[in-house]
Context: one part of a larger RNA
């Protein structure tokens, strides 16, 4: 000298624009964060039954050193919503929740009986295009709603987007880890998966990795890309965007077009919370907030008015995602704190060699402007057919009175800036070299100076 999520002393006017738990992936009060359809359905209805979203969007980096990521290729899959094209949307039937009645439990939540609906459940019937095949043949489907404008619902081929799989190449450090490995390498075979595959199995072979460093230890989320460097390089991966991998802690599955599913289930654990002691209930790494930790990081705001996203024909509802607002000089970047005269070089301080120098045009004084601030008044754009949280704010006028606004560090040398008094190896300074034992430019304080400046400076970090 640069960087910075940054602490700490000191000081502190205003504005944008950003950014704010780096530590204990510890524990967690409250609140609120995922619902939405009456154009599926009975009904008195917020409760129910059915669709559809809850797999996105928010958050964290524990784990991972790995096809986890980057990058370039592949082939044996799937793909709800959406677009396109083609065909059909027949004919039945049997229960269930709500419900009502009886009853168990302190609750949480059950239990029987009876009765009812639907786009929920099942059969039939058709079905070129689909699927299976021994090519003869067999097998598969639908939902209705309505206010008559439409919304749907099946199969099937296409496309669009997502995704799941493989594979070359790249990806930290230590050999004071040199040997590792039986589903282990590969074959038949069966199974299983949307899918290839030891992905399973059971048989048979004995093979694979490895000093181009295998296995093991330790460290870590990865990248675009930050800082730093003239560059090569060297650190590092906060915020913003991609991919990942978690969701007390371990494992397991069901549902689904997709989950082994943060705000779903079901088993075990630790925990914590209610119990009438039988037995239940939780999960803030969502947004505030709490307590702890720690040198250290805000608000239990406001709106869904823009953008998005769930559902719904729509109107509309939900939305702590966003959009805003508040805190905090935590950084960037802008502007201010006055301008322009003014020499009896004023009072005063401080140095003096005593005559004077210096602070210093600096103040006072005169003329002047008012940026910010404050008062009032008016007042958007974002959004328009209508609808503005922000916010009476951005911004205009108008008016106020120089009025509200300066500091911090250093002055031996590196390094820009020096005298005077006090101390007297004491007190103290210090990044290095080193000052300090009686005239200290190096301690402390004055006065003057030098730097930056709403900041200074110290400490850490990294080049």
């Nucleotide at each position: 000298g640069a960087u910075u999520g940054a602490a700490c002393g000191c000081u502190g006017g205003c504005g944008g624009c950003a950014g704010g738990c780096u530590u204990a992936a510890c524990a967690c009060a409250u609140g609120c964060a995922a619902g939405u359809c009456g154009a599926a359905c009975g009904a008195u209805a917020u409760a129910g039954u059915g669709g559809c979203a809850g797999a996105c969007g928010g958050g964290u980096g524990a784990g991972u050193a790995a096809c986890g990521c980057g990058u370039g290729g592949g082939a044996a899959c799937a793909u709800g919503c959406c677009u396109u094209u083609c065909a059909c949307u027949a004919a039945g039937g049997a229960a269930u929740a709500g419900c009502u009645u009886u009853u168990g439990g302190a609750a949480a939540c059950g239990a029987a009986a009876g009765g009812u609906a639907a786009u929920a459940c099942c059969u039939u019937a058709u079905a070129c295009g689909c699927c299976c095949u021994u090519a003869g043949g067999g097998g598969g489907a639908a939902a209705g709603a309505u206010u008559u404008a439409u919304c749907g619902g099946u199969g099937a081929a296409a496309g669009a987007u997502u995704g799941g799989c493989c594979c070359g190449c790249g990806u930290u450090a230590g050999a004071u880890u040199a040997g590792c490995u039986a589903g282990u390498u590969g074959g038949u075979a069966a199974g299983g998966u949307a899918a290839g595959a030891g992905c399973u199995u059971a048989c048979c072979a004995a093979g694979g990795c490895u000093a181009c460093g295998a296995u093991c230890u330790a460290u870590a989320g990865c990248u675009g890309g930050u800082c730093u460097g003239a560059g090569a390089g060297g650190a590092c991966g906060a915020c913003c965007a991609g991919c990942c991998a978690c969701a007390c802690u371990g494992g397991g599955a069901c549902u689904g077009a997709g989950a082994c599913a943060c705000g779903g289930c079901c088993c075990a654990g630790a925990c914590u919370c209610c119990u009438a002691c039988g037995g239940g209930a939780g999960g803030c790494a969502g947004c505030a907030g709490u307590g702890g930790g720690g040198a250290a990081u805000c608000u239990u705001a406001g709106a869904c008015a823009a953008u998005g996203g769930g559902c719904g024909c729509a109107a509309g509802c939900c939305u702590g995602a966003u959009c805003u607002a508040g805190c905090c000089a935590u950084g960037c970047c802008g502007c201010g704190u006055g301008a322009g005269u003014g020499a009896u070089g004023a009072a005063g301080g401080c140095c003096u060699u005593a005559g004077g120098g210096u602070c210093g045009u600096a103040a006072a004084g005169c003329u002047c402007u008012u940026u910010c601030g404050c008062c009032a008044g008016g007042g958007a754009u974002g959004a328009u057919a209508a609808u503005g949280a922000c916010a009476g704010u951005a911004c205009c006028u108008g008016g106020u009175a120089a009025a509200g606004a300066a500091a911090c560090c250093c002055c031996g040398g590196c390094u820009a800036a020096c005298u005077c008094c006090g101390u007297g190896c004491c007190a103290g300074c210090a990044g290095c070299c080193g000052c300090g034992g009686u005239a200290a430019u190096a301690c402390g304080g004055a006065g003057g100076g030098g730097g930056u400046u709403a900041g200074c400076g110290u400490u850490g970090u990294u080049c």
Predicted 3D model of a 463-nucleotide part of an RNA (small-subunit ribosomal RNA, 5' domain) from uncultured Micromonas. The RNAcentral record of the full RNA draws on ENA. It matches the Rfam family "Bacterial small subunit ribosomal RNA". Its mean pLDDT, the model's own confidence on a scale to 100, is 86.